Context: one part of a larger RNA
RNA sequence: UGACGGGGGCCCGCACAAGCAGCGGAGCAUGUGGCUUAAUUCGAAGCAACGCGAAGAACCUUACCAGGGCUUGACAUAUGGGUGAAGCGGGGGAGACCCCGUGGCCGAGAGGAGCCUGCACAGGUGGUGCAUGGCUGUCGUCAGCUCGUGUCGUGAGAUGUUGGGUUAAGUCCCGCAACGAGCGCAACCCCUGCCCCGUGUUGCCAGCAUUCAGUUGGGGACUCGCGGGGGACUGCCGGCGUCAAGCCGGAGGAAGGUGGGGACGACGUCAAGUCAUCAUGCUCCUUAUGCCCUGGGCCGCACACGUGCUACAAUGGCCGGUACAGAGGGUUGCGACCCCGCGAGGGUGGGCAAAUCCCAAAAAUAACGUCCCAGUUCGGACUGUAGUCUGCAACCCGACUACACGAAGCUGGAAUCGCUAGUAAUCGCGGAUCAGAAUGCCGCGGUGAAUACAAACCCGGGUCUUGCACU
Numbered sequence: 001u002g003a004c005g006g007g008g009g010c011c012c013g014c015a016c017a018a019g020c021a022g023c024g025g026a027g028c029a030u031g032u033g034g035c036u037u038a039a040u041u042c043g044a045a046g047c048a049a050c051g052c053g054a055a056g057a058a059c060c061u062u063a064c065c066a067g068g069g070c071u072u073g074a075c076a077u078a079u080g081g082g083u084g085a086a087g088c089g090g091g092g093g094a095g096a097c098c099c100c101g102u103g104g105c106c107g108a109g110a111g112g113a114g115c116c117u118g119c120a121c122a123g124g125u126g127g128u129g130c131a132u133g134g135c136u137g138u139c140g141u142c143a144g145c146u147c148g149u150g151u152c153g154u155g156a157g158a159u160g161u162u163g164g165g166u167u168a169a170g171u172c173c174c175g176c177a178a179c180g181a182g183c184g185c186a187a188c189c190c191c192u193g194c195c196c197c198g199u200g201u202u203g204c205c206a207g208c209a210u211u212c213a214g215u216u217g218g219g220g221a222c223u224c225g226c227g228g229g230g231g232a233c234u235g236c237c238g239g240c241g242u243c244a245a246g247c248c249g250g251a252g253g254a255a256g257g258u259g260g261g262g263a264c265g266a267c268g269u270c271a272a273g274u275c276a277u278c279a280u281g282c283u284c285c286u287u288a289u290g291c292c293c294u295g296g297g298c299c300g301c302a303c304a305c306g307u308g309c310u311a312c313a314a315u316g317g318c319c320g321g322u323a324c325a326g327a328g329g330g331u332u333g334c335g336a337c338c339c340c341g342c343g344a345g346g347g348u349g350g351g352c353a354a355a356u357c358c359c360a361a362a363a364a365u366a367a368c369g370u371c372c373c374a375g376u377u378c379g380g381a382c383u384g385u386a387g388u389c390u391g392c393a394a395c396c397c398g399a400c401u402a403c404a405c406g407a408a409g410c411u412g413g414a415a416u417c418g419c420u421a422g423u424a425a426u427c428g429c430g431g432a433u434c435a436g437a438a439u440g441c442c443g444c445g446g447u448g449a450a451u452a453c454a455a456a457c458c459c460g461g462g463u464c465u466u467g468c469a470c471u
Base pairs, nucleotide, nucleotide: 002470004467005466007465008464009463010462011461012460013459019419020418022416026310027309028308029307030306031305032304033303034301035300042053043052064296065295066294067293068292069291070290073121077120079118080117081116082115083114087102088101089100090099091098092097106111123285124284126283127282128281132279133278134274135273136272137270139268144183145182146181147180148179149178150159151158152157163174164173165172189262190261191260192259194230195229196228197227198226199225200224204219205218208217209216233256236250237249238248239247240246312412316371317370318369328359329358330357333352334351338347339346340345378409383404384403385402386401387400388399389398425447426446427445428444429443430442431441
């Protein structure tokens, strides 16, 4: 100087408290440990591993295992010799591959793709993240971390950065042996909330005409889309404050003191994570630790944990009809209408590279009816049968449909998590990946709460100070 203290002072944060809904009990989904296995590929490990890499393991993927094969190789460059195309068809085989037939190219020539053979080499998801780059997590969007010159100190170092106020903030003000500066904070960027101007197609429809329908004529008012601009700055008033920074209240305003949200992550810490995205030093393998294929495995199940979904019901279940979104996606694609099927779906295929057409129905909600507190008209696991779709192929091991079957479960011990407002809770919709395969992930809107007394305590952090076995 730091670090640390069951030392002290001051101050923050869903840290506690006050509330709401959960997890921990049940069934299932998913990840992990363990066990098993020929293999159950590998990595991630308190917070910060465990619906994590994986935005999608039937084959492929695939890195693992068994078996069958290849050795200049599946891939790159260069080169010696030979042959001269490629390709197509058939047979054998689980396939990789092998064999047979056919074909015999361009060019006058030189040459030439491919193939055979040789030599350099290729190849490795083998090892080391404690040799590394790059990228990332974390403390933490916490308010800090430093430098130049000067001054003080023998020196390490201090000062500045401490102090008095103030702020979300080392934010600003005042003071001061300091005066300045840099990286951070804030602002500049994007979305959203109000208004104006411009522009009206595929969007809109007030008035006029018209229709089943903004459908058509027409219109640019309105909504909305796109582009540009305005608006908020403690600017104004009052009080408090040191005449300051600022704080409290008020006016006006769509919005008020950072309006709400996002992007943005200082010096550094954890030899944190990643050699399996990629790159890369060293090292190891080279008829194999490389490469191809078939089948299996990654899905195994006495058990343990994490994260979720569905419930245990009446603020509910069921029945039929009815209402209102936003954001997206679509040409090997989305697929309307109509017909067939109880249904998943099938047939046909209008339209649409999409403000035009389609996915598309939003659901909770509201009203009528029914059930009458029961393991039930709650709950839907499991199982049987019959099917649909994708795909070469659903046995291991897909999703969905119909009928039947109807399990555990009556609010969950100790313990523990999230959330302060359009939030929690609840309801549905879309997208990426993707042939098919989400309760996960990333988005979108609908309905829409309760509580915050306070600063004693738990956790984490900032700052000043004090002690000291550590540095």
A computed fold for a 471-nucleotide part of an RNA from an uncultured bacterium, annotated as small-subunit ribosomal RNA, 3' major domain. The RNAcentral record of the full RNA draws on ENA and SILVA.